Context: one part of a larger RNA
RNA sequence: GAUUGAACGCUGGCGGCAGGCUUAACACAUGCAAGUCGAGCGGAAACGAAACUAGCUUGCUAGUAGGCGUCAAGCGGCGGACGGGUGAGUAACGCGUAGGAAUGUACUCUACAGUGGGGGAUAGCCCGGGGAAACCCGGAUUAAUACCGCAUAUGUCUUCGGAUGAAAGGUGGCCUCUGUAUAUGCUAUCGCUGUAGAAUCAGCCUGCGUAAGAUUAGCUAGUUGGUGAGGUAAAAGCUUACCAAGGCGACGAUCUUUAGCUGGUUUGAGAGGAUGAUCAGCCACACUGGGACUGAGACACGGCCCAGACUCCUACGGGAGGCAGCAGUGGGGAAUAUUGGGCAAUGGGCGAAAGCCUGACCCAGCCAUGCCGCGUGUGUGAAGAAGGCUCUAGGGUUGUAAAGCACUUUAAGUUGUGAGGAAAAGUUAAUAACUAAUACUUAUUAGCCAUGACGUUAACAACAGAAUAAGCACCGGCUAACUCCGUGCCAGCAGCCGCGGUAAUACGGAGGGUGCAAGCGUUAAUC
Numbered sequence: 001g002a003u004u005g006a007a008c009g010c011u012g013g014c015g016g017c018a019g020g021c022u023u024a025a026c027a028c029a030u031g032c033a034a035g036u037c038g039a040g041c042g043g044a045a046a047c048g049a050a051a052c053u054a055g056c057u058u059g060c061u062a063g064u065a066g067g068c069g070u071c072a073a074g075c076g077g078c079g080g081a082c083g084g085g086u087g088a089g090u091a092a093c094g095c096g097u098a099g100g101a102a103u104g105u106a107c108u109c110u111a112c113a114g115u116g117g118g119g120g121a122u123a124g125c126c127c128g129g130g131g132a133a134a135c136c137c138g139g140a141u142u143a144a145u146a147c148c149g150c151a152u153a154u155g156u157c158u159u160c161g162g163a164u165g166a167a168a169g170g171u172g173g174c175c176u177c178u179g180u181a182u183a184u185g186c187u188a189u190c191g192c193u194g195u196a197g198a199a200u201c202a203g204c205c206u207g208c209g210u211a212a213g214a215u216u217a218g219c220u221a222g223u224u225g226g227u228g229a230g231g232u233a234a235a236a237g238c239u240u241a242c243c244a245a246g247g248c249g250a251c252g253a254u255c256u257u258u259a260g261c262u263g264g265u266u267u268g269a270g271a272g273g274a275u276g277a278u279c280a281g282c283c284a285c286a287c288u289g290g291g292a293c294u295g296a297g298a299c300a301c302g303g304c305c306c307a308g309a310c311u312c313c314u315a316c317g318g319g320a321g322g323c324a325g326c327a328g329u330g331g332g333g334a335a336u337a338u339u340g341g342g343c344a345a346u347g348g349g350c351g352a353a354a355g356c357c358u359g360a361c362c363c364a365g366c367c368a369u370g371c372c373g374c375g376u377g378u379g380u381g382a383a384g385a386a387g388g389c390u391c392u393a394g395g396g397u398u399g400u401a402a403a404g405c406a407c408u409u410u411a412a413g414u415u416g417u418g419a420g421g422a423a424a425a426g427u428u429a430a431u432a433a434c435u436a437a438u439a440c441u442u443a444u445u446a447g448c449c450a451u452g453a454c455g456u457u458a459a460c461a462a463c464a465g466a467a468u469a470a471g472c473a474c475c476g477g478c479u480a481a482c483u484c485c486g487u488g489c490c491a492g493c494a495g496c497c498g499c500g501g502u503a504a505u506a507c508g509g510a511g512g513g514u515g516c517a518a519g520c521g522u523u524a525a526u527c
Stems, first nucleotide, its partner, number of pairs: 001527004006523005013374006019367002021332001026330003030327003035078003040075002043071002047069002051064006085285003094210007103202002108198008116150001118148002126139005155164003169190006211257003218248003223245008260282004264275004287308005310321004338364001340363003346360001347358004377407004387398004411468001413463005421454001425435002436445004471516005476497003482511005492499002
């Protein structure tokens, strides 16, 4: 000199853009953070609408039957493996980079083939019982895109004989039948099953690189290799039985300490050093330790089981919990924010869609924490006013500074106007007409109306008035900037040299000056 996720002291006008627990991976009250689908299913707890009955205040109340709108609880499907947080662990194929072969992949896309025919249950509901609760038990009954057989199937396995292996329907429209309604049938669409391929994502292996210590020199028994068997989606001591005795190491094994890695960031002319906040990629973790289940995918932050510590409830028999999600609380600390608004946009989950959910996200609030921009007036004005300071007492200086005179109105303030973020097959001024496909005469792909949290938005216009807006550090040398008074090796200063013992430009105050400026200094840290 540059820099910072900074803190502290003094001071503080506005805006834009960023950033904001670096410490206790300490403990957490409360609310919210993952749901959705009635176009899979049986249904109907609540609300609304309509119908009937009764009472009447004549549009209210109560009741009844229905499932029309919708929908609690339940079965079922998909999603809770993403998104969000943190950096404890990890010196490792964890990360970075360059390669590899023995793999899987829900949703999506492409192609081909299929979607035939049966069955038995079980939640819910109802009845009964146990328990303080959490919840549990028994009986009866019921549905499905839930579950299980049969058939068929390219496929897989094969000793080539054979063996084995699927599926599910829903919604809209139309025709026929019928006394009516459904059904059958046709068709569109959304699904379902199998196979092959694509894409995406994921698992695995290898070369090289990746902190310090030798005051750590030997380490290793599934250890190193082979065979058989098992196992995995997949290679492999991954596991196991047997056999062999190997494998690693001064090119630093093992051990100890420290640490998430990277793109980057910072400094520097560069080489290099330091660092890894925000943002992005990867990894690891989810009270501590262990385990599996489900699933395309987890050994799963807001799932399950066991053990432990802690907290809470209890009728003492037994139960409940996990903010390193967003806010917030206590604690720790020099130190770090609101228990805010909205799904309008972007993105995600579910759904045919409307839509619902979304503390992701978009916004607002707080903080000079940083960077950037703007303002705190402009011109004129010598009687060089008053006052202050100083003086050789004449003067000098503060100083065109002020006052006075003439102007301007950015920002802040008040009032009004008012974009864009908002898109919807193409075309079009247009919602008309037209363009393509399928069945078909009405639908869909693809309707219209509408939709803004921010928001009193940005921006623009008008109004009034210099009005509302300057501090901090320093002045011995380094280093830009000097005098007076006080003090008297005292009080004090200090980054280094050093000042102070009676004329201190170095301490304290004042006047003046210098430097930066909504900041200025100090401390800490890196180069």